[in-house]
RNA sequence: GCAGUUCGUUAAACGAUCGCUUGUAUUUUACAAGAGGAAAGUCCGGGCAGCAUAGGAUACGACAGUCGCUAACGGCGACCGAAGGUGACUUUAGGGAAAGUGCCACAGAAACGAAACUACCCCGCAAGGGGCAAAGGUGAAACGAGUGAGGUAAGAGCUCACAGCAUACUAUGGUGACAUAGUACGAAGGUAAACCCUGUCGGCUGCAAGGAGAUCUACAUUCAGGGCGGUCCGUCCGUAGAUCGCUACCCGCUUGAUCUUAUAGGUAACUAUGAGGCUAGAUAGAUGAUCGUUCACGACAAAACCCGGCUUAUCGACGAUCUGCCUAU
RNA sequence: GGCACCAUGGCGGAGUGGUUACGCAGAGGUCUGCAAAACCUUUUACACCGGUUCGAUUCCGGUUGGUGCCUCCA
Numbered sequence: 001g002c003a004g005u006u007c008g009u010u011a012a013a014c015g016a017u018c019g020c021u022u023g024u025a026u027u028u029u030a031c032a033a034g035a036g037g038a039a040a041g042u043c044c045g046g047g048c049a050g051c052a053u054a055g056g057a058u059a060c061g062a063c064a065g066u067c068g069c070u071a072a073c074g075g076c077g078a079c080c081g082a083a084g085g086u087g088a089c090u091u092u093a094g095g096g097a098a099a100g101u102g103c104c105a106c107a108g109a110a111a112c113g114a115a116a117c118u119a120c121c122c123c124g125c126a127a128g129g130g131g132c133a134a135a136g137g138u139g140a141a142a143c144g145a146g147u148g149a150g151g152u153a154a155g156a157g158c159u160c161a162c163a164g165c166a167u168a169c170u171a172u173g174g175u176g177a178c179a180u181a182g183u184a185c186g187a188a189g190g191u192a193a194a195c196c197c198u199g200u201c202g203g204c205u206g207c208a209a210g211g212a213g214a215u216c217u218a219c220a221u222u223c224a225g226g227g228c229g230g231u232c233c234g235u236c237c238g239u240a241g242a243u244c245g246c247u248a249c250c251c252g253c254u255u256g257a258u259c260u261u262a263u264a265g266g267u268a269a270c271u272a273u274g275a276g277g278c279u280a281g282a283u284a285g286a287u288g289a290u291c292g293u294u295c296a297c298g299a300c301a302a303a304a305c306c307c308g309g310c311u312u313a314u315c316g317a318c319g320a321u322c323u324g325c326c327u328a329u
Numbered sequence: 330g331g332c333a334c335c336a337u338g339g340c341g342g343a344g345u346g347g348u349u350a351c352g353c354a355g356a357g358g359u360c361u362g363c364a365a366a367a368c369c370u371u372u373u374a375c376a377c378c379g380g381u382u383c384g385a386u387u388c389c390g391g392u393u394g395g396u397g398c399c400u401c402c403a
Stems, first nucleotide, its partner, number of pairs: 001325004006320005012294007020034006036300001040311002043309005048206004055233004060202005065079005080094001081092004095197002100195002102191003112144001117136002120131004146162005167184007210251002213244007225237003258277008295298001330399007339353003347383001355371005376392005
């Protein structure tokens, strides 16, 4: 210098005038505050609220390497294994196919039960019968032990030697997944984002949740029925009518697993402590318009109960990190 | 705002791992003096992007578009 890898930052700036929403005050007005990194998709998890103090079984659903983080998670961090890349690094729904069942189209002899199309060998004039499973051919996948020798009618782990994937055991290292070394063995197709098995977790609903019931009369006597759970158990509630009360203003609604900063612990995710801060809260729904100056001429898009993640969209600009190649010293 | 569901030719509509049926419509032909009807032939599809699998309309994830339901008032 060129080409890349990974992690981040920012999301035009300043001023003036007129408006909008909320709050406060001394209320013809003044002052203060006023969208995002994704506010989005609603894909996960939690808080919160109601149903019944949310209990047991089953069904159903989700998830799946190990260790940790967390309020929790299907998220995150570190590591292990596998795959890709010269490399920095990236990706990974990564339990079980020796519990059982199903499926493997076409082609092919045969799709996991074992069999035998061509070929080879034996018998036979022939038709045909028997032996064999090395080789050919089909297919995404071929019976699952690679090489050499022996052996045979022809052959074959049929036998032997060497090598060696998987598995089991032992030793060492590691918290662990696992790695390395040694020994033994010949049982073994693929598919679980097919049913299923094992383990773990989950009660349902969703701020359009919810915030109000009281009295009287009649009937019934634990039956029936109902309580938003798929079913069962268990548990709770008497039922119907009339009258009164409330009626959308208001609360829930933003002080919170909060933000900034410092220190400490940890490889990291993250955690602890101290100090400081309050930074939208509408309910037809505010955050806009005009003017001036400057620039690289401005992307994706805009709250509606609140958080932690994931995913997707995004004009440009900038920073840090490491890798490969080339050149020069 | 929340929840549930759907997407297959021009229209309707089956299929659920192995070449996407069928009906209407369109085009051509037969028939007819010309048409209609009838009959024959034929064109046009799995919303998009990835993954699992030998193989995906189908199974899984994401995106896009569309549809339906819920507004506390006992």

This is a predicted complex of two RNAs, RNase P RNA and transfer RNA, with 403 nucleotides together.
It holds a member of the Rfam family "Bacterial RNase P class A". It is annotated as a ribozyme.
Model confidence (mean pLDDT): 76 of 100.